[in-house]
RNA sequence: AAUAUUCUUUGGGGCGAGGCGAAAUUCCUCACCGGCAGUAAAAGUCUGCGAAGGGCGGCGUUGCCGCCCCCGAAUCGGCGAAAUUCCGAUACCGACGGUAUAGUCCGGACGGGAAAAGAAAAGG
Numbered sequence: 001a002a003u004a005u006u007c008u009u010u011g012g013g014g015c016g017a018g019g020c021g022a023a024a025u026u027c028c029u030c031a032c033c034g035g036c037a038g039u040a041a042a043a044g045u046c047u048g049c050g051a052a053g054g055g056c057g058g059c060g061u062u063g064c065c066g067c068c069c070c071c072g073a074a075u076c077g078g079c080g081a082a083a084u085u086c087c088g089a090u091a092c093c094g095a096c097g098g099u100a101u102a103g104u105c106c107g108g109a110c111g112g113g114a115a116a117a118g119a120a121a122a123g124g
Base pairs, nucleotide, nucleotide: 005120006119007118008117009116010115016030017029018028019027031104032103033094034093035049036048037047038046044092045091053069054068055067056066057065058064059063074090075089076088077087078086096107097106098105
């Protein structure tokens, strides 16, 4: 000097208007939202990861840990050395349970979490 490792904190947004109806923030027309890291240059749609769901195994078994499966969606044009990331145009996507059919309401969840920031830090 750096690292293993440990600890602390942070860590997801969005239905407004109108219509039909006994009933819809769920249907129809319009509206609105976009986790984390990466990338020659900034990404919901590229690559990888996380969350939901399923399976198997282990353990100190109301659960925790590990591994595996599953895991949505974009094109064209422009500028440029470089952009499926910017600008313009037009599209598209969004777990499970509940309820008049839900990305936006309620619930599991004061949960979990990719990761970010900070602190401490041995042996060799």
The prediction has a mean pLDDT of 83.
This is a predicted structure of a 124-nucleotide RNA (FMN riboswitch aptamer (RFN element)).
The model forms 97% of the base pairs in the Rfam consensus.